[in-house]
This is a predicted structure of an 85-nucleotide RNA (c-di-GMP-I riboswitch aptamer) from Mesobacillus foraminis. Model confidence (mean pLDDT): 82 of 100. NCBI's taxonomy places the organism under Bacteria, Bacillota, Bacilli, Bacillaceae, Mesobacillus.
RNA sequence: AUCAUGUCAGGGCAAAUUCAUUGAAAGAUGAAGACGCAAAACUAUAGGGACUAAAGUCGCGAGACAAUGUCAGCCAGUUACCAAU
Numbered sequence: 001a002u003c004a005u006g007u008c009a010g011g012g013c014a015a016a017u018u019c020a021u022u023g024a025a026a027g028a029u030g031a032a033g034a035c036g037c038a039a040a041a042c043u044a045u046a047g048g049g050a051c052u053a054a055a056g057u058c059g060c061g062a063g064a065c066a067a068u069g070u071c072a073g074c075c076a077g078u079u080a081c082c083a084a085u
Stems, first nucleotide, its partner, number of pairs: 001085001005083002012037002017032006035073001041078003047075002049071003056065003
């Protein structure tokens, strides 16, 4: 320098589940835990997709619709460490 590769070394993240807190819920945060990850880093006001359904609307009711709430470990976009070459 490349961003094509992840064999070796060093280091990094942390699914399910459990407990606590928080939230209407989805979910989030912390601790334990490791299924996996070479971007499992960042972006939800570039975009697609997914989840929830509080306010509100409709309904006699059951319930339906409803994002201004979420998900980046679904795709995508942006940036990048180490090793190796």